Predicted 3D model of a 545-nucleotide part of an RNA (small-subunit ribosomal RNA, 5' domain) from a metagenome.

[in-house]
Context: one part of a larger RNA
RNA sequence: GAACGAACGCUGGCGGCAUGGCUAAAACAUGCAAGUCGCACGCGAAAGCAUUCUUCGGAAAGCGAGUAGAGUGGCGAAAGGGCGAGGAAUACAUGGGUAACGUACCCUGGGCACGAGGAUAGCUGCGGGAAACUGCAGGUAAUACUCGAUGAGACCACAGUGUCAUAUGGCACAGCGGUCAAAGGACGGGGAUCCCUUCGGGGACCUGUUGGCCUGGGAGCGGCCCAUGUCCUAUCAGCUUGUUGGUGAGGUAACGGCUCACCAAGGCAACGACGGGUAGCGGGACUGAGAGGUUGACCCGCCGCAUUGGGACUGAGACACUGCCCAGACUCCUACGGGAGGCUGCAGUAACGAAUAUUGGGCAAUGGGCGCAAGCCUGACCCAGCAAUGCCGCGUGUGGGAAGAAGCUCUUCGGGGUGUAAACCACUGUCAGGGAUUACCAAGCGAAGGGGACUAAUAUUCCCCGGAGUUGAGGAGUCCCAGAGGAAGCCACGGCUAACUUCGUGCCAGCAGCCGCGGUAAGACGAAGGUGGCUAGCGUUGUUC
Numbered sequence: 001g002a003a004c005g006a007a008c009g010c011u012g013g014c015g016g017c018a019u020g021g022c023u024a025a026a027a028c029a030u031g032c033a034a035g036u037c038g039c040a041c042g043c044g045a046a047a048g049c050a051u052u053c054u055u056c057g058g059a060a061a062g063c064g065a066g067u068a069g070a071g072u073g074g075c076g077a078a079a080g081g082g083c084g085a086g087g088a089a090u091a092c093a094u095g096g097g098u099a100a101c102g103u104a105c106c107c108u109g110g111g112c113a114c115g116a117g118g119a120u121a122g123c124u125g126c127g128g129g130a131a132a133c134u135g136c137a138g139g140u141a142a143u144a145c146u147c148g149a150u151g152a153g154a155c156c157a158c159a160g161u162g163u164c165a166u167a168u169g170g171c172a173c174a175g176c177g178g179u180c181a182a183a184g185g186a187c188g189g190g191g192a193u194c195c196c197u198u199c200g201g202g203g204a205c206c207u208g209u210u211g212g213c214c215u216g217g218g219a220g221c222g223g224c225c226c227a228u229g230u231c232c233u234a235u236c237a238g239c240u241u242g243u244u245g246g247u248g249a250g251g252u253a254a255c256g257g258c259u260c261a262c263c264a265a266g267g268c269a270a271c272g273a274c275g276g277g278u279a280g281c282g283g284g285a286c287u288g289a290g291a292g293g294u295u296g297a298c299c300c301g302c303c304g305c306a307u308u309g310g311g312a313c314u315g316a317g318a319c320a321c322u323g324c325c326c327a328g329a330c331u332c333c334u335a336c337g338g339g340a341g342g343c344u345g346c347a348g349u350a351a352c353g354a355a356u357a358u359u360g361g362g363c364a365a366u367g368g369g370c371g372c373a374a375g376c377c378u379g380a381c382c383c384a385g386c387a388a389u390g391c392c393g394c395g396u397g398u399g400g401g402a403a404g405a406a407g408c409u410c411u412u413c414g415g416g417g418u419g420u421a422a423a424c425c426a427c428u429g430u431c432a433g434g435g436a437u438u439a440c441c442a443a444g445c446g447a448a449g450g451g452g453a454c455u456a457a458u459a460u461u462c463c464c465c466g467g468a469g470u471u472g473a474g475g476a477g478u479c480c481c482a483g484a485g486g487a488a489g490c491c492a493c494g495g496c497u498a499a500c501u502u503c504g505u506g507c508c509a510g511c512a513g514c515c516g517c518g519g520u521a522a523g524a525c526g527a528a529g530g531u532g533g534c535u536a537g538c539g540u541u542g543u544u545c
Base pairs, nucleotide, nucleotide: 001545002544003543004542006541007540008539009538010537013394014393015392016391017390018389019387020386021352027349028348030347031346032345035075036074037073040072041071043069048063049062051060052059053058082305083304084303091230092229093228094227095226096225097224098223101222102221103220106218107217108216109215110214111213112212114148115147116146117145123138124137125136126135127134128133153180154179155178156177158175160173161172162171163170164169185210186209187208188207189206190205193204194203195202196201231277232276233275238268239267240266243265244264245263246262247261248260249259250258280302281301282300283299284295285294286293287292307328308327309326310325311324330341331340332339333338358384360383361382362381366380367378368377369376370375397427398426399425400424407418408417409416410415431486433481434480435479436478437477438476440475441474444470445469449465450464451463452462453461489534490533491532492531493530494515495514496513500529501528502527503526504525510517511516
């Protein structure tokens, strides 16, 4: 000199954009942070309204409404969000490999969807329990569950041909044997025909959309393997028995001591094994002429973690932050028998600390989940609030105005300085203030209507056009009004280092980054006047280069 997630002191007008618990991965009151689908399924209220009857208490059917609601089922909940404890290699970075692999949703190709059955939640009844919750019986549905048929195809075993690679092998083709599937769903539309009918309609049939099952390919995402690199320590020198390799088996989506049985006795190490300490890694950031040094807040990628330890279940995916089970510590409820909980999500509390914000608004935008859609949910996100924490921009007026007021200050008492500074005159109108208003952040959604496609045909089925109407939490823009009005401080002045005098003090009080000042004329202490520097900041401290 530069930098900062800074802190402290004095001071403080406005705006934009960023940033804001670095300490206790210590503990947490309260609210919210993951739901959604009635176009999968069976149930199904109430308030209220109005009608009829009435013994005037009420009762019944209707609308409310197939709504609210709980339940079964599907998808999601493995993302998004947080933190950095652990971990020195099961991590990260770069480059390869998988002829040892997986993949829900999405795109695309092929094939299929025939028939049958038994339950169960909700619900009803009777119980247990303080509660959390739970038992028995009855009975019901499905795109829930089970069974059978079919097999283009896939998988497995066997032998074959071609081709590629090579350590086993991969790919393609054809053969034989074995194994493996479904939701006849849902929502619309329909001229004729057929069946059933409680005469309302329903079904068959045809058709559109969307789902389902099997299977091939793709995209994206992921698992695994290899090489190289990645802090300090030798006052850590030897380490290792599933250890190193083989055979066989098990296990996995898949390779492998991943696990097991047997066999062999190996494997690693001064190019630092093993041990100890420290640490998330990278893109980057800061600094520096560079080489390098330091660093990993914010943003992006990867990893790890979710009160501590362990475990599996479900699932395409987890060994799962707001899922389950067990154990520990802690907190809470209890009728003492037993239960409930997990902010390293957003706010917030107390604690710790030099130190770090609102228990705010909105789903309008972007993105995500579910849904055909309308839409619902979303502390992701977008906004607002707080903080000069940082960077950037603007303002606190502009012009004129005396050989120069007053005050203050210095003085050789003549005068000098403050100083065009003020007053005064003439203007301007940024920002803040008040009022009015709407280009924009809005893309979407979507009524009427029109056209096309499909089809034997129709249609509100799909596609295209159309466009009444409608969506802003918050911001921003424009115009007008008023009036110099509301807006300057901090540090320094001995040398380094830009800037000097007077008074006070008297090795005292004090200053100080280094040299050093102060013991009676202190340009170094304290005050005042003046001057210098920076400026909504200025200084100090800390840390890095």